[in-house]
RNA sequence: UUCGUUAGGAGAGCAUUGUCGGGUCAAUCUGACCCACAGUCGCCGAAGGUGAAUUCCCAAAAACUCUCAGGCAAAAGGACUAUCGAACAGAU
Numbered sequence: 001u002u003c004g005u006u007a008g009g010a011g012a013g014c015a016u017u018g019u020c021g022g023g024u025c026a027a028u029c030u031g032a033c034c035c036a037c038a039g040u041c042g043c044c045g046a047a048g049g050u051g052a053a054u055u056c057c058c059a060a061a062a063a064c065u066c067u068c069a070g071g072c073a074a075a076a077g078g079a080c081u082a083u084c085g086a087a088c089a090g091a092u
Stems, first nucleotide, its partner, number of pairs: 001087004006082003013041001015040005021035006042072003048068001049066001051064001054060002
């Protein structure tokens, strides 16, 4: 340095509109809810990516910046931190 084990790990909408769509439950008014697809508005930064503060003038490049991607109940994901193990590289 890379990979893996274990533990920790933030932010922001369970927003809203539509459909000769698909279902469930009520019950004859059609209603409520779930899913799928297509939009609209608001917001977040900690996978990844852009820019460039800085080191320096080859190049590298932040936890800053943009929000392209991603995300905004839970779950999942998650930069990063610690721990143990393996491989590789370097110094003595």